[in-house]
Formats: sequence, C1' cells, structure tokens
RNA sequence: GCCUCAUUAGCUCAGUGGCAGAGCACUCGGGUGCAAACCGAGAGGUCACAGGUUCGAUCCCUGUAUGAGGCU
Repeated sequence: GCCUCAUUAGCUCAGUGGCAGAGCACUCGGGUGCAAACCGAGAGGUCACAGGUUCGAUCCCUGUAUGAGGCU
C1' cells in the first nucleotide's frame, strides 16, 4: 500500500428495505421471618461517523474512524 470481516441497549448478540428486539445486568412490585430462586412490570438506542440511492435505510452504494485477519 491492497483485500476481507466486524461496529445495533451497560455486556453478549439477533434483526438482509416498511413502528429497533432477545438473553444477562439494572429499577420497581410480588414472593420470603430476612434473603435467594421464581413470577409480573418498567427504564435504557443520534443502529460507529458523514454523504448517496429510495416513497421509505440498522439493512443497498461511497468515503472516514476503530478493531480483527490476510496479501505484498
């Protein structure tokens, strides 16, 4: 220098064009003699950033950033 992959909630990850989700964690309630397990409810997101395509983008295209791997 070039190529590929990844980037979504605090953490680990789904979501391949039409209202952003799960598990764990967190908060509240139930539960218990007090806790835990368990049950119910809730909060938490500029979908890495900037452009483009589209009626509509987490998703497609381009560039940038960070990380991982490969080639030279």
Molecule: transfer RNA
Organism: Saccharimonas sp. (SeqCode)